The part of an RNA shown here (small-subunit ribosomal RNA, 5' domain) has 533 nucleotides and comes from a metagenome. Its Rfam family is "Bacterial small subunit ribosomal RNA". Gene Ontology terms of the family: ribosome and structural constituent of ribosome.

Context: one part of a larger RNA
RNA sequence: GAACGAACGCUGGCGGCGUGGAUUAGGCAUGCAAGUCGAACGAGAAAGGGACCUUCGGGUCCCGAGUAAAGUGGCGAAAGGGUGAGUAGUACCUAGGUAACCUGCCCUGAAGUUGGGGAUAACCACUGGAAACGGUGGCUAAUACCGGAUGUGGCGGCGCACCGCACGGUGGGCCGUCAAAGGUAGCUUAGGCUUCCGCUUCAGGAGGGGCCUCGGGCCUAUCAGCUUGUUGGUGGGGUAACGGCCCACCAAGGCUUUGACGGGUAGCCGGUCUGAGAGGAUGGUCGGCCACACUGGGACUGAGACACUGCCCAGACUCCUACGGGAGGCUGCAGUCGAGGAUCUUCCGCAAUGGGCGCAAGCCUGACGGAGCGACGCCGCGUGCGGGAGGAAGGCUUUCGAGUUGUAAACCGCUGUCACCUGUUAAGAAUCGCAGCGAGUGAAAAGGUCGUUGCGUGACGAAGGCAGGGGAGGAAGCCACGGCUAACUUCGUGCCAGCAGCCGCGGUAAUACGAAGGUGGCUAGCGUUGUUC
Numbered sequence: 001g002a003a004c005g006a007a008c009g010c011u012g013g014c015g016g017c018g019u020g021g022a023u024u025a026g027g028c029a030u031g032c033a034a035g036u037c038g039a040a041c042g043a044g045a046a047a048g049g050g051a052c053c054u055u056c057g058g059g060u061c062c063c064g065a066g067u068a069a070a071g072u073g074g075c076g077a078a079a080g081g082g083u084g085a086g087u088a089g090u091a092c093c094u095a096g097g098u099a100a101c102c103u104g105c106c107c108u109g110a111a112g113u114u115g116g117g118g119a120u121a122a123c124c125a126c127u128g129g130a131a132a133c134g135g136u137g138g139c140u141a142a143u144a145c146c147g148g149a150u151g152u153g154g155c156g157g158c159g160c161a162c163c164g165c166a167c168g169g170u171g172g173g174c175c176g177u178c179a180a181a182g183g184u185a186g187c188u189u190a191g192g193c194u195u196c197c198g199c200u201u202c203a204g205g206a207g208g209g210g211c212c213u214c215g216g217g218c219c220u221a222u223c224a225g226c227u228u229g230u231u232g233g234u235g236g237g238g239u240a241a242c243g244g245c246c247c248a249c250c251a252a253g254g255c256u257u258u259g260a261c262g263g264g265u266a267g268c269c270g271g272u273c274u275g276a277g278a279g280g281a282u283g284g285u286c287g288g289c290c291a292c293a294c295u296g297g298g299a300c301u302g303a304g305a306c307a308c309u310g311c312c313c314a315g316a317c318u319c320c321u322a323c324g325g326g327a328g329g330c331u332g333c334a335g336u337c338g339a340g341g342a343u344c345u346u347c348c349g350c351a352a353u354g355g356g357c358g359c360a361a362g363c364c365u366g367a368c369g370g371a372g373c374g375a376c377g378c379c380g381c382g383u384g385c386g387g388g389a390g391g392a393a394g395g396c397u398u399u400c401g402a403g404u405u406g407u408a409a410a411c412c413g414c415u416g417u418c419a420c421c422u423g424u425u426a427a428g429a430a431u432c433g434c435a436g437c438g439a440g441u442g443a444a445a446a447g448g449u450c451g452u453u454g455c456g457u458g459a460c461g462a463a464g465g466c467a468g469g470g471g472a473g474g475a476a477g478c479c480a481c482g483g484c485u486a487a488c489u490u491c492g493u494g495c496c497a498g499c500a501g502c503c504g505c506g507g508u509a510a511u512a513c514g515a516a517g518g519u520g521g522c523u524a525g526c527g528u529u530g531u532u533c
Base pairs, nucleotide, nucleotide: 001533002532003531004530006529007528008527009526010525013381014380015379016378017377018376019374020373026337027336028335030334031333032332035075036074037073040072041071048063049062050061051060052059053058082292083291084290092216093215095213096212097211098210101209102208103207106205107204108203109202110201111200112199113198114148116146117145123138124137125136126135127134128133153178154177155176156175157174158173160171161170162169163168182197183196185194186193187192218264219263220262225255226254227253230252231251232250233249234248235247236246237245267289268288269287270286271282272281273280274279294315295314296313297312298311317328318327319326320325345371347370348369349368353367354365355364356363357362384414385413386412387411394405395404396403397402418474420469421468422467423466424465425464428460432456433455434454435453436452437451438450439449441447477522478521479520480519481518482503483502484501488517489516490515491514492513498505499504
């Protein structure tokens, strides 16, 4: 000098864009953060309103409404969001391998979607418990579950041909084995046809992932030897898949001064800061990967998890309890306590972008879009401009002549940024929805698809833009002035009080302490401290 997720002191007008729990991965009140589908399925309220009847207590029917809430089933919940504890290598980066592998939704292609069965929740009845939550019996549906048929094909076995890079690939043959589910709209001559969404098997793709390998990036020898599933083999188990991954048996190996083993520290990278570069330092925000989810362990479901707001066990902590037993997990968004030098609103909206579900309308979305707070940072703007000497007054200094503050002020003439007031107005909005018209599909003037025209949909937000109004009005501080280093005098103090980055100042004329005037520097900031180069 530059930089910062900064903090502290003094000061503080506006805007844009960023950015903000770095410490206790300490504890958490409250609300919200993952649902959706009635076009898979069975069932189905109430409040309220109306009509009728009434023994005036009420009853029946219609609307509410096939709505709400709940249940079965499907998809999602493994994404998105947070954090950096652990991890020195099962991580990350880089370049490869997989002839050792998996892949829901999506795209392309081939083939199919046939005929049956038995249950069960919801519901009803009885019943246990303070609650959480159950038990028994009875009824019922499905795109839930289970057999049968078919086999384009897949898989296994036997055998053949060709190709290849090895235990691989392709194509024939024979045997065995393995599928499925319907829903919806319209028309109908009631047989069915058409549309869309699904379902099953297979092949390929895209995107995603698993595993393996070369190389690379911290400190420590006051850590020198480490290792028994250890190193290899045979056989098996397990996995989507190779493998001591696991197991039985056999052999005695394997690593190490090119630092094994141990200890300390640490998420890694793209990048960021600095620097002429080489290098050094760093990994906050944004993006990629990894790891974690009260602590430790475990599996279940599933295409995918050993699963942040799923399950089970153990532990610590908190809460409820009828003392028998139960409930919970903010390292999601806000917010709170604590610790700390220190880090924000218990805000608005799904209008946009994206995600989940759904044919769709739509619903959900603390992702996200916005607003709020903080000079925390960067950038921009303003606090006025021109004229104005009797060089006013006041202050300070003085050799008492004057000098300086200083064109600075007053005064005169202008301007109108920002803030303020009034009026007016856009983009973010279309690829979505509704209505009309046209094209093609189709038996069809259904239906749905595509094109086109019109209308509708805005949290931010009257915020921004534009126009007008008014009037210099509302808007300047901080640090330094001995040398380094730009900027000097007076007074006070008297090795005191104090200053200080280094050298050093202060003991009676201190440009170094304190104050004042003046000056220099930067400026909505200026200094100090911390850290890095």